The RNA shown here (c-di-GMP-I riboswitch aptamer) has 92 nucleotides and comes from Peptococcaceae bacterium UBA4068. Its mean pLDDT, the model's own confidence on a scale to 100, is 84. It was read from a public genome assembly, where an Rfam model found it.

RNA sequence: UCUCCGAAAUGGCAAACUUGGCGAAAGCCAGGGACGCAAAGCUUAGGGUCUAAGGGCAGUCUUGAUGAUGCCUAUGACAGCCGGUUGCCGAA
Numbered sequence: 001u002c003u004c005c006g007a008a009a010u011g012g013c014a015a016a017c018u019u020g021g022c023g024a025a026a027g028c029c030a031g032g033g034a035c036g037c038a039a040a041g042c043u044u045a046g047g048g049u050c051u052a053a054g055g056g057c058a059g060u061c062u063u064g065a066u067g068a069u070g071c072c073u074a075u076g077a078c079a080g081c082c083g084g085u086u087g088c089c090g091a092a
Base pairs, nucleotide, nucleotide: 005090006089012037013036017032018031019030020029021028022027035080041085042084043083046082047081048078049077050076054073055072056071057070058069060068061067
């Protein structure tokens, strides 16, 4: 110096919940708040998961449908699901 690893120290991030806003939703942004995290930094042109506005399909309900319902589908979303990648410190 590098790799593995994670004692200590400097710090860092911020779950649920909540207030306001955006969105069809999943979810996101800002404030409060801390469950936790050695990458809870970055990365969706790797995998996986979630949602279904729009589109498609089917039959049912209704007097009838341009209404309601069910199924399929990301171009939408999740990095605090795995993966990839970069990095702080230096005990055993």